About this RNA
Transfer RNA from Candidatus Peregrinibacteria bacterium RIFOXYB2_FULL_33_20, 72 nucleotides, folded computationally. The prediction has a mean pLDDT of 81. Its Rfam family is "tRNA". The family's RNA type in Rfam is transfer RNA.

RNA sequence: UCCCCUGUAGCUCAAUGGUAGAGCAAUCGACUGUUAAUCGAUAGGCUACUGGUUCGAAUCCAGUCGGGGGAG
Numbered sequence: 001u002c003c004c005c006u007g008u009a010g011c012u013c014a015a016u017g018g019u020a021g022a023g024c025a026a027u028c029g030a031c032u033g034u035u036a037a038u039c040g041a042u043a044g045g046c047u048a049c050u051g052g053u054u055c056g057a058a059u060c061c062a063g064u065c066g067g068g069g070g071a072g
Base pairs, nucleotide, nucleotide: 001071002070003069004068005067006066007065010024011023012022013021018055026042027041028040029039030038048064049063050062051061052060
């Protein structure tokens, strides 16, 4: 310098252009001698950033930034 993959909740990951979800963690509650386990509920998101396409973008396109891999 070039190519590919990747960026979504505190963490690990879903969501094939139509209101962003799950597990774990957190908080509250149920259960009980108590804790743990189990069960229920609640909260938590500018979907890395900027622009474009579209009636509508986490999703498609371009650029920028970060991470990983490869070529020279």